[in-house]
Context: one part of a larger RNA
RNA sequence: GAGUGAACGCUGGCGGCGUGCUUAACACAUGCAAGUCGAACGAGAACGGAACUAGUUUACUAGUUUGUCAGCUAAGUGGCGGACGGGUGAGUAAUGUAUAGUUAAUUUGCCCCUUAGAGAGGGAUAACUACUGGAAACGGUAGCUAAUACCUCAUACUCCUUUUCUCUUAAUGAGAAUUGGGAAAUGUUUUUUCGCUAAGGGAUGAGACUAUAUGGUAUCAGGUAGUUGGUAGGGUAAGAGCCUACCAAGCCUAUGACGCCUAGCUGGUCUGAGAGGAUGAUCAGCCACACUGGAACUGAGACACGGUCCAGACUCCUACGGGAGGCAGCAGUGGGGAAUAUUGCACAAUGGAGGAAACUCUGAUGCAGCAACGCCGCGUGGAGGAUGACGCAUUUCGGUGUGUAAACUCCUUUUAUAUAGGAAGAUAAUGACGGUACUAUAUGAAUAAGCACCGGCUAACUCCGUGCCAGCAGCCGCGGUAAUACGGAGGGUGCAAGCGUUACUC
Numbered sequence: 001g002a003g004u005g006a007a008c009g010c011u012g013g014c015g016g017c018g019u020g021c022u023u024a025a026c027a028c029a030u031g032c033a034a035g036u037c038g039a040a041c042g043a044g045a046a047c048g049g050a051a052c053u054a055g056u057u058u059a060c061u062a063g064u065u066u067g068u069c070a071g072c073u074a075a076g077u078g079g080c081g082g083a084c085g086g087g088u089g090a091g092u093a094a095u096g097u098a099u100a101g102u103u104a105a106u107u108u109g110c111c112c113c114u115u116a117g118a119g120a121g122g123g124a125u126a127a128c129u130a131c132u133g134g135a136a137a138c139g140g141u142a143g144c145u146a147a148u149a150c151c152u153c154a155u156a157c158u159c160c161u162u163u164u165c166u167c168u169u170a171a172u173g174a175g176a177a178u179u180g181g182g183a184a185a186u187g188u189u190u191u192u193u194c195g196c197u198a199a200g201g202g203a204u205g206a207g208a209c210u211a212u213a214u215g216g217u218a219u220c221a222g223g224u225a226g227u228u229g230g231u232a233g234g235g236u237a238a239g240a241g242c243c244u245a246c247c248a249a250g251c252c253u254a255u256g257a258c259g260c261c262u263a264g265c266u267g268g269u270c271u272g273a274g275a276g277g278a279u280g281a282u283c284a285g286c287c288a289c290a291c292u293g294g295a296a297c298u299g300a301g302a303c304a305c306g307g308u309c310c311a312g313a314c315u316c317c318u319a320c321g322g323g324a325g326g327c328a329g330c331a332g333u334g335g336g337g338a339a340u341a342u343u344g345c346a347c348a349a350u351g352g353a354g355g356a357a358a359c360u361c362u363g364a365u366g367c368a369g370c371a372a373c374g375c376c377g378c379g380u381g382g383a384g385g386a387u388g389a390c391g392c393a394u395u396u397c398g399g400u401g402u403g404u405a406a407a408c409u410c411c412u413u414u415u416a417u418a419u420a421g422g423a424a425g426a427u428a429a430u431g432a433c434g435g436u437a438c439u440a441u442a443u444g445a446a447u448a449a450g451c452a453c454c455g456g457c458u459a460a461c462u463c464c465g466u467g468c469c470a471g472c473a474g475c476c477g478c479g480g481u482a483a484u485a486c487g488g489a490g491g492g493u494g495c496a497a498g499c500g501u502u503a504c505u506c
Stems, first nucleotide, its partner, number of pairs: 001506004006502005013378006019371002021336001026334003030331003035080003040077002043073002047071001048069001049066008087289003096214008106206002111202007119153004128143006159182002163177005187194001215261003222252003227249008264286004268279004291312005314325004342368001344367003350364001351362004381411004391402004416443006425433001450495005455476003461490005471478002
């Protein structure tokens, strides 16, 4: 000198765009953050409709009935989605990340393309009803019923599998024939549609593997028995000591094994002429985690933040028998801290889930609120004006400085205030922002300047007070009676809605 997710002191007018718990991965009151589909299904608790009855104000009120009323729907069965989106960085020095590859060792719901198919049957179960246990959470027994829920049979070249042949490879693999077995799905809608099954291909996502790079420490020198390799078996979507049995004794290591400490990684960011050094907030990609530890289930995908089970700590309810919970989602609270915001509005836009759609949900997102936290822009007036006024400071008492500065005259209206109009963002409709941005008119200099420094480095000097005291200080150093260095004043210098200090990085 540059920089910061900064903090503190003094000060503070506006706008645009960004940013905002770096500390306790500490504990959390309350609300919301993942639902949706009646065009899969039975059903009918509400709401609405219709019909009937009664009362009358003659279009209202009350009651009853109705689930074919091709409105609607709590609860329930079923489907899809809750593995995305959002948060955090505890762990992890390599099971991570970055770059380049391999997968003849793999999988992939929804989406796209192609081919073929969808025949015949069956038994249940929730809801519901009855009885019943429990304080509750939640259940139990009996009976009834539906499906795109579940099951059986038939059919299926290509799928899997046994055997053989041909071609090919380092290993593998490809094609043809053949044996055997397994294996699917019918419904909905008013028509169109939508959906189901098998196989092949694509796209997308994911898994696995290899090479190189990716902190400190030798005051860590030896480490390792599933350890290293083989055979057989198991296991997985898939290769593999991934797991098991047996056999062999290997494997890593001063090119730093093993241990300990620290740490999410990258694109990037800051600095620097560069080489480097430091760093990894916001935004984007990957990884890991979800009170702590462990485990699997379902599923195309999880070993699952707002799912399940077990154990533990903590908090809450209890009728003491037993139960409930998980903000590192958005707000918000306590605590910690030098320090970091609203318990806001809307799904209008962009996207996501479900749905044929209308639409519903969406603290993603879009916006608003708070904070000079940062960057950028604008303003706090302009021109004239000397008897160089008053005041203040200083003085050699003549004056000099503040100083065209003020007053005063003329002008302007960025901004401000008031009134009126008023967008784009949306495409036929639909605008949270928002009567916002912006425009016009009116008023009137009207609403708006501070902070640090002035011995040298370093731009800027005098007076008074103090008297090695009080104090200053980044370094050198000032202060002991004439201090340009302390404190105040006048004047000056620098930056400016900021200015200084502190901390950290180059």
This is a predicted structure of a 506-nucleotide part of an RNA (small-subunit ribosomal RNA, 5' domain) from an uncultured prokaryote. The coordinates come from a structure-prediction model, not an experiment, and the mean pLDDT is 81.